RNA sequence: UAGUUAUCAAGAAAGGUGGAGGGAAUAGACCCUAUGAAGCCUUAGCAACCCUUGACACCCAUUUGUCAAGAAGGUGCUAAAUUCUAUCCGAUCAAAUCGGAAUAGAUAACAG
Repeated sequence: UAGUUAUCAAGAAAGGUGGAGGGAAUAGACCCUAUGAAGCCUUAGCAACCCUUGACACCCAUUUGUCAAGAAGGUGCUAAAUUCUAUCCGAUCAAAUCGGAAUAGAUAACAG
């Protein structure tokens, strides 16, 4: 970097450094920010994808699946739903609003 599968309204921040931006990209809205943005470092935490343990089911077996418990390790994450909207569908005469799907994105595991 393109692919497959799963998840994305829950949860969890302090310190140091830094010094003006940030919330992925485009547009709009809204928001955070000198009471200190991004980035980097340290410590702490959250979660449970991989993982660990146990039970059950299936299988000749390997394995696989489900459930429960856990957190040593590998990632990830720690303002606001992935901040909201954009395309399509439904509710409605319409608007507003709400719901669903798609697209895009993020993360994990797998694979080239």